Context: one part of a larger RNA
RNA sequence: ACCAACGAGUUUAUUUAAAUAGCAAGCUUAAAUUAAUAGAAUAAGGCGUAAUUAAAAGUGAGUAUGAAUUAAUAUUUUAGUUAUUUGAAUAAGACCCGAAUCUGAGUGAUCUAGUUAAGAACAGGUUGAUCUGUAUGUUAAAAAGUAUAGUAAGGACCGAACCCACGUCUGUUGAAAAAGGCGGGGAUGAUUUUUAAUUAGGGGUGAAAGGCCAAUCAAACUCAGUGAUAGCUGGUUUUCCGCGAAAUAUAUUUAAGUAUAGCGUUAAAAAAUAGGUUUGUAGGUAGAGCUCUGAUUAUAUUAGGGGGGUUUUAACCUUACCGAGUUUAGUCAAACUUCAAAUGGCAGAUUUUAUAUUUUAGCAGAUAAUCUUUGGAUGCUAAGGUCCAUAGAUGAGAGGGGAACAGCCCAGAUUAUUUAUUAAGGUCUUUAAAUUUCCCGUAAGUGCAAAAGACUUAAAAGGUUAGAGAUAUUCAAAAGGUAGGCUUAGAAGCAGCCAUCCUCUAAGGAAUGCGUUAUAGCUCAUUGAAUGAAAUUUUUUGGGUCAAUGAUUUAUAGAGACUAACGGGUAUACCGAAAUAGUAAAUUUUUAUAUAAAAGUGGUAGCGGAACGUUUUGUAUGUUGUGGAAGAUGAGCUGUAAAGUUUAUUGGAGAUAUCAAAAGUGAAUAUGUUGGU
Numbered sequence: 001a002c003c004a005a006c007g008a009g010u011u012u013a014u015u016u017a018a019a020u021a022g023c024a025a026g027c028u029u030a031a032a033u034u035a036a037u038a039g040a041a042u043a044a045g046g047c048g049u050a051a052u053u054a055a056a057a058g059u060g061a062g063u064a065u066g067a068a069u070u071a072a073u074a075u076u077u078u079a080g081u082u083a084u085u086u087g088a089a090u091a092a093g094a095c096c097c098g099a100a101u102c103u104g105a106g107u108g109a110u111c112u113a114g115u116u117a118a119g120a121a122c123a124g125g126u127u128g129a130u131c132u133g134u135a136u137g138u139u140a141a142a143a144a145g146u147a148u149a150g151u152a153a154g155g156a157c158c159g160a161a162c163c164c165a166c167g168u169c170u171g172u173u174g175a176a177a178a179a180g181g182c183g184g185g186g187a188u189g190a191u192u193u194u195u196a197a198u199u200a201g202g203g204g205u206g207a208a209a210g211g212c213c214a215a216u217c218a219a220a221c222u223c224a225g226u227g228a229u230a231g232c233u234g235g236u237u238u239u240c241c242g243c244g245a246a247a248u249a250u251a252u253u254u255a256a257g258u259a260u261a262g263c264g265u266u267a268a269a270a271a272a273u274a275g276g277u278u279u280g281u282a283g284g285u286a287g288a289g290c291u292c293u294g295a296u297u298a299u300a301u302u303a304g305g306g307g308g309g310u311u312u313u314a315a316c317c318u319u320a321c322c323g324a325g326u327u328u329a330g331u332c333a334a335a336c337u338u339c340a341a342a343u344g345g346c347a348g349a350u351u352u353u354a355u356a357u358u359u360u361a362g363c364a365g366a367u368a369a370u371c372u373u374u375g376g377a378u379g380c381u382a383a384g385g386u387c388c389a390u391a392g393a394u395g396a397g398a399g400g401g402g403a404a405c406a407g408c409c410c411a412g413a414u415u416a417u418u419u420a421u422u423a424a425g426g427u428c429u430u431u432a433a434a435u436u437u438c439c440c441g442u443a444a445g446u447g448c449a450a451a452a453g454a455c456u457u458a459a460a461a462g463g464u465u466a467g468a469g470a471u472a473u474u475c476a477a478a479a480g481g482u483a484g485g486c487u488u489a490g491a492a493g494c495a496g497c498c499a500u501c502c503u504c505u506a507a508g509g510a511a512u513g514c515g516u517u518a519u520a521g522c523u524c525a526u527u528g529a530a531u532g533a534a535a536u537u538u539u540u541u542g543g544g545u546c547a548a549u550g551a552u553u554u555a556u557a558g559a560g561a562c563u564a565a566c567g568g569g570u571a572u573a574c575c576g577a578a579a580u581a582g583u584a585a586a587u588u589u590u591u592a593u594a595u596a597a598a599a600g601u602g603g604u605a606g607c608g609g610a611a612c613g614u615u616u617u618g619u620a621u622g623u624u625g626u627g628g629a630a631g632a633u634g635a636g637c638u639g640u641a642a643a644g645u646u647u648a649u650u651g652g653a654g655a656u657a658u659c660a661a662a663a664g665u666g667a668a669u670a671u672g673u674u675g676g677u
Base pairs, nucleotide, nucleotide: 001677002676003675004674005673006672011092012091013090014089015088016087017086018085019084020083021082022081023080026047027046028045033040034039053058063074064073095235096234098232102225103224104223105222106221107220113199114198115197116196117195118194119193120192121191122189124158125157126156127154131150132149133148134147135146136145162186163185164184166183167182168181169180170179201217203213204212205211238611239610240609241608242607243606248261249260250259251258252257263365264363265362266361267360268359269358270357275351276350277349278348279347280346281345287339288337289336293333294332295331296330297329298328300326301325304322305321306319307318308317309316310315369394370393371392372391374389375388376387377386378385399410400409401408414585415584416583417582419581420580421579425575426574427573428560429559430558434572436571438569439568440567441566447562453546454545455544456543457542458541459540460539461538462537463536464535465534473530474529475528476527477526479503480502481501484498485497486496509524513522514521586601587600588599589598590597591596612666614663615662616661617660618659622656623655624654631650632649633648634647635646636645637644638643
């Protein structure tokens, strides 16, 4: 892991509600007794008839509060009771499994720690403290010193056995629940070791690591209290039908829980109550505005102040200064308002399909939410961020679209159907349906990501010029006073400064640029001729280009690919869902048009209803069975399902309709338990 079996809302008591049954202003026995599955008798007691209210004394169809009232809040208005079943609560292990714990009584020192007693073990080699003898020697005599021969000390040295465990490799479901290989440390000592004994669990022992006390130690092990407790995790067994939530508020030693309310369900009851429409009504949000409050730009005016000047202190004049106030024009505001919606709220009227509304009672679940739209807060007008409100969806919702994709778009699945029509979205291929109609745009594969800025193109609306000839092109002129004056080495249109006139003209600047040392030269403005029809400019809108750079692989159309199969408009078809319609059925609710009609039938938690099957008992002294029971295996048929039934084979002795009763009553899941493989 698989298979099989086993495996979880039970029992008792009390209370309460509903259903059913008995009796009913009453209902009913408990214990004990008799009797023995049954019944009998006994009426103590209980509930009700029949009072509440207040904290209470108390009062009383009233009472308490209050200074007090006709107010207000609570109550008084009349069917119970007993039994059974079911739901729920409470007390118990209380749906089942699951801790780490705590307490008590015992068992352990054959492991290991310390200690005690009696024993045992330590190859070989090295060093040579001390002491002794002898000789020598010092000395008055000795000790000392020197030499030599012995002796043999040490938590001494090297190194086996033995003990340990510093490094590394192997091993890591190992050969081994701590080892093996190669090296390493101690090895006469605080040494190692054998046997026997001793200290026991808040206790021992500890050269002290919270170490060790039998592979167990920050409190051993065994049994008991014990089914400890677990607001936490997991699991909780047949079917169908009706309805169908919540993830909010308040409180909480509360935040993973719980209580009350809101939201669900079931039963009963109720006024058109809810909803819609309409009329009225209060308001100060969006918007708007600047009257107020505050902020703010420019202008004009100006009190006052600062600076300067004249002057006798004072006064007068003046100003590139500051500037309250006021004027004109223009702005801003969550904590501004002369104004002012929609939606929503409240009230009256009216309406009626059938959803809905309210009250009482039983039972819940839920109180971790998520995304999208819109209005806000916070943050960076960051976040698949956080926090409110609002509507929707998901949650608990399948189907079609969105390439894929809980929360987006369409649409709410009773069942069947090789029926039809549409929605969103699509119609070149993948891929069902247009290579459909007409008119534009795009050249960038833009489409198929992005800003400032630059460029390009189409269209629209203006302005200006133009047969008295525009714009462009070609030809010609572009002069004189004068080299204007100054400056300068020079300055002649063209280094710089000042001025910028006049004349001739169709027109020509005291010169637009290039150029020269300075001149010269070229060019432009300006004018004429030729040519002959539009030219030029501004604004707005649509499309496009560059800007545009990332790390495994195209990678911001799903792909192929496309110049439309791209973008904007126009028109007609078609495809496309579990939507809608058709046909055939099932089922729920309501309604006296009833063999009918209408409206329904997605669904988690959850509430309610109806059934199927299993074991045992009565029915059953029945029925059935060796002319083959139960069980097993396969097949057919029936039923919406749980299931039922028939038959074949096997099997070899019991089985059991119907209607009832009672439960050790249904398994796929609990890292479930036991067994098997």
Record summary
The part of an RNA shown here (large-subunit ribosomal RNA, domain II) has 677 nucleotides and comes from a seawater metagenome. RNAcentral holds the full RNA, with entries from SILVA. Rfam family: Bacterial large subunit ribosomal RNA. Gene Ontology terms of the family: ribosome and structural constituent of ribosome. The prediction has a mean pLDDT of 81.